[in-house]
RNA sequence: GAAGCCCGCCAGACCGCCGCUGGUGCAAUCUGGGAAACCAGGCACUGGAGGAACGUCCGGACUGCACAGGGCAGCGUAGCAGGUAACUCCUGUCCACCGUGAGGUGAGGAUCAGAGCAACAGAGACGAGCCGAUUUAGUUCGGGUGAAACGGGCAAUCUCUACGCGCAGCAAUACCAAGUAGGCCAGCGUUGAUGCGGUCCCGCAGAGCUGGCGGGUAGGUAGCACCGAGCUGAUCGGCGACGAUCAGCCAAGAGUAAUGGCGGUCACGAUUGCGUCUUCGAAAGAGGAGGCAAUCGACACAGAAUCCGGCUUACGGCGGACUUCACAC
Numbered sequence: 001g002a003a004g005c006c007c008g009c010c011a012g013a014c015c016g017c018c019g020c021u022g023g024u025g026c027a028a029u030c031u032g033g034g035a036a037a038c039c040a041g042g043c044a045c046u047g048g049a050g051g052a053a054c055g056u057c058c059g060g061a062c063u064g065c066a067c068a069g070g071g072c073a074g075c076g077u078a079g080c081a082g083g084u085a086a087c088u089c090c091u092g093u094c095c096a097c098c099g100u101g102a103g104g105u106g107a108g109g110a111u112c113a114g115a116g117c118a119a120c121a122g123a124g125a126c127g128a129g130c131c132g133a134u135u136u137a138g139u140u141c142g143g144g145u146g147a148a149a150c151g152g153g154c155a156a157u158c159u160c161u162a163c164g165c166g167c168a169g170c171a172a173u174a175c176c177a178a179g180u181a182g183g184c185c186a187g188c189g190u191u192g193a194u195g196c197g198g199u200c201c202c203g204c205a206g207a208g209c210u211g212g213c214g215g216g217u218a219g220g221u222a223g224c225a226c227c228g229a230g231c232u233g234a235u236c237g238g239c240g241a242c243g244a245u246c247a248g249c250c251a252a253g254a255g256u257a258a259u260g261g262c263g264g265u266c267a268c269g270a271u272u273g274c275g276u277c278u279u280c281g282a283a284a285g286a287g288g289a290g291g292c293a294a295u296c297g298a299c300a301c302a303g304a305a306u307c308c309g310g311c312u313u314a315c316g317g318c319g320g321a322c323u324u325c326a327c328a329c
Base pairs, nucleotide, nucleotide: 001325002324003323004322006320007319008318009317010316012266013265014264015263016262017261018260020048021047022046023045024044025043026042030041031040032039033038050301055311057310058309059308060307061306062169063168064167065166074165075164076163077162078161079093080092081091082090083089094108095106096105097104098103109160110159114158115157116154117153130143131142132141133140173222174221175220176219179217183213184212185211186210187209188208194205195204196203197202198201230249231248232247233246234245235244236243237242268297269296270295271294272293273292274291276289277288278287279286280285
């Protein structure tokens, strides 16, 4: 210097103006919308995307339903030892495989329970049996094909063994709650309720009318964002995943879905110009380092939707350890 391999970090910073969205406090308990539930409106302060928020693949929290116990079925997992709330995740290690190596990958139990499968070649692929020799005897030996020829292989084919799993998912679920229809109860009603029309007490129609209760829907609120398997730091234990103790901190929360726009300064990158220092060289010229100015660029992948732990996938840059190769000393 090139190629590789593993690990870690960042995802521009600050200021001003204008917005969007959540919270807290104050204030009229006022105004508007709505039948109500409830929602919105003022001022001040303040919070507001990611390492993957992606995928929705795995595991949990949480919620409802179900639930005496056991079994079957179904689904999943599989060396050994550990971590964790749990996992198909993570750590260590053994073995196997890949790589020159750093390192990486592994659904890695069982084929003495049973079934199934095995391209091509070969007589024959689990059924048996070709050629040659041999024997009382398909009795024994040899040959050729093939990864494998009677001794075995494949379990990521069924299966067996051990272990795990009740089912559904925030459109879960709980509460408040119109209109319409239907239900139940009470009262009144063919001895005319009630409705319509007008001449106001008459005509016509006439079997329902009134009140209450309860379930559900639209709609609204909670779930749902301040207390957690929480984050940060230090110390201790452990090879490690991780755990313990102490201290500090509180960190988006919409419901068609906010987290943005403009300007400025600094920093960053690229290009151009100017000038400085420096290496080689006799020169012409070739190269290196940093400085100033202008212009341009703004970075890639990507946008929370109940929350959390993982995994997978996408992607820009920086740093470090290590490996291999080449060259120089």
Molecule: Bacterial RNase P class A
Organism: Ramlibacter sp.